A computed fold for a 126-nucleotide RNA from a pig gut metagenome, annotated as THF (Tetrahydrofolate) riboswitch aptamer.
RNA sequence: GUAGAGUAAGGAUAGUGCGUUAAGUGCUUUAGGAUGGGAUGUUGCCUAAGGACGAAAGAGUUGCCGGCUUAGAGGACUAAAUCUAGGUUUAGGGAAAUUCUGCGUUGCUAUACCUGCGUCCGCUGC
Numbered sequence: 001g002u003a004g005a006g007u008a009a010g011g012a013u014a015g016u017g018c019g020u021u022a023a024g025u026g027c028u029u030u031a032g033g034a035u036g037g038g039a040u041g042u043u044g045c046c047u048a049a050g051g052a053c054g055a056a057a058g059a060g061u062u063g064c065c066g067g068c069u070u071a072g073a074g075g076a077c078u079a080a081a082u083c084u085a086g087g088u089u090u091a092g093g094g095a096a097a098u099u100c101u102g103c104g105u106u107g108c109u110a111u112a113c114c115u116g117c118g119u120c121c122g123c124u125g126c
Base pairs, nucleotide, nucleotide: 001126002125003124004123009115010114011113013110014109015108016107017106018104019103020102027051028050029049030048031047032046033045037121038120039119040118041117057101058100059099060098061097062096064093065092066089067088068087069086070085071084072083073082
C1' cells in the first nucleotide's frame, strides 16, 4: 500500500404470548444510555416523559336467562298468579367460560440462513 474478519441492530423462519372493550407498533419533541478489539461518534439502536394520529373482526361448544311442556307444591274447593324439579327449544336474548380462524408495519425467545459501523488506531493475509 492492498484485501479481509469482526458491532448495535434488521429481515426470514420456528415456538410461545398480548391486544382486538385498543394497548402495542409506527410518527414527533425533550433528556439519558449502550454500541466491530480500543477511543470517539449519529441521520442507526435502547430507556423514560410529553404530543398528535390511528385499526378487522368473526365462527363453534358449554352454561345462564327467556319461551313451550310434564309432574309436584300452592291456592278453603276449582281456575289463575307464584315456587321447585325434569324435558325441549333456536329465524329468542345478552355475553360468562372455552376452542378455532383472522387481523395488528404486536411482545419475548431461539438459531442453521441473509443484510450490517462514519473517523482514527489495532488484528489477519499478501
Annotation
The model forms 91% of the base pairs in the Rfam consensus. The coordinates come from a structure-prediction model, not an experiment, and the mean pLDDT is 78. The RNAcentral record of the sequence draws on MGnify. Its Rfam family is "THF (Tetrahydrofolate) riboswitch aptamer". For this family Rfam cites "A disconnect between high-affinity binding and efficient regulation by antifolates and purines in the tetrahydrofolate riboswitch" (Trausch and Batey, Chem Biol, 2014).